[in-house]
RNA sequence: GCCCCUAUAGCUCAGCCUGGUAGAGCACCUGCCUUUUAAGCAGUGGGUCCUAGGUUCGAAUCCUAGUGGGGGCA
Numbered sequence: 001g002c003c004c005c006u007a008u009a010g011c012u013c014a015g016c017c018u019g020g021u022a023g024a025g026c027a028c029c030u031g032c033c034u035u036u037u038a039a040g041c042a043g044u045g046g047g048u049c050c051u052a053g054g055u056u057c058g059a060a061u062c063c064u065a066g067u068g069g070g071g072g073c074a
Stems, first nucleotide, its partner, number of pairs: 001073007010026004020057001029043004050066005
C1' cells in the first nucleotide's frame, strides 16, 4: 500500500443477506420466598445501533467516505 472480518444495553451477542415497534442471556434495581446470605420465582428500568453524508414514505439494515479493533497478502 491493497484486501477481508468486526463495532448494537454495564458485559457477551442475535437481528443486517430479504429496509417497516430495537431484542435475548448475564449483571444492576424492586418484590416474593428464606432466621440471614446465597439459590429460586416474578417484574421494572437501562440504547446517539462507531462517526459523517446519501438513497427512501421509512435505515441498525442499502450506498459512499472516515475512525477504532482483529486478520491476510506484499
Molecule: transfer RNA
Organism: Parcubacteria group bacterium LiPW_41